[in-house]
RNA sequence: GGGCCGCUAGCUCAAUGGUAGAGCAACUGCCUCUUAAGCAGUAGGUUACAGGUUCGACCCCUGUGCGGCUCA
Numbered sequence: 001g002g003g004c005c006g007c008u009a010g011c012u013c014a015a016u017g018g019u020a021g022a023g024c025a026a027c028u029g030c031c032u033c034u035u036a037a038g039c040a041g042u043a044g045g046u047u048a049c050a051g052g053u054u055c056g057a058c059c060c061c062u063g064u065g066c067g068g069c070u071c072a
Base pairs, nucleotide, nucleotide: 001071002070003069004068005067006066007065010024011023012022013021018055026042027041028040029039030038048064049063050062051061052060
């Protein structure tokens, strides 16, 4: 330098172009003599960044950044 893949909640990951979710973690409550476990609930998102297409984009297209694999 060429090619390919990834980037979404604190972490690990989902999400056929049509309301952004789960598990764990956090917080509150129940339970318990207390803790843990269990149960119920709550909060948490600039979907890496910038543009484009579209009535509508996490999703499609282009560029940039970061990380990884691979070829030379």
Molecule: transfer RNA
Organism: Candidatus Chisholmbacteria bacterium RIFCSPHIGHO2_01_FULL_52_32